[in-house]
RNA sequence: AGUGAUAUAACUCAGGGGUUAGAGUACAGCAUUCAUAACGCUGAUGUCAGUGGUUCAAAUCCACUUAUCACUA
Numbered sequence: 001a002g003u004g005a006u007a008u009a010a011c012u013c014a015g016g017g018g019u020u021a022g023a024g025u026a027c028a029g030c031a032u033u034c035a036u037a038a039c040g041c042u043g044a045u046g047u048c049a050g051u052g053g054u055u056c057a058a059a060u061c062c063a064c065u066u067a068u069c070a071c072u073a
Base pairs, nucleotide, nucleotide: 001072002071003070004069005068006067007066010025011024012023013022018056027043028042029041030040049065050064051063052062053061
């Protein structure tokens, strides 16, 4: 320098145009227990990397930018 992949909750990830953006772990509270842990119930946390475009409608499609990773030279 070129090519490709990835970017969604504190962490790991799902969701691949449509009616509230979700799961597990972690965190807080409650319950249980003599007490702790485990199990159970409840709850909070997201400008879906950024900008622009397409569309009636975009986390999802397109372009560019940024960051990380891999490959080629």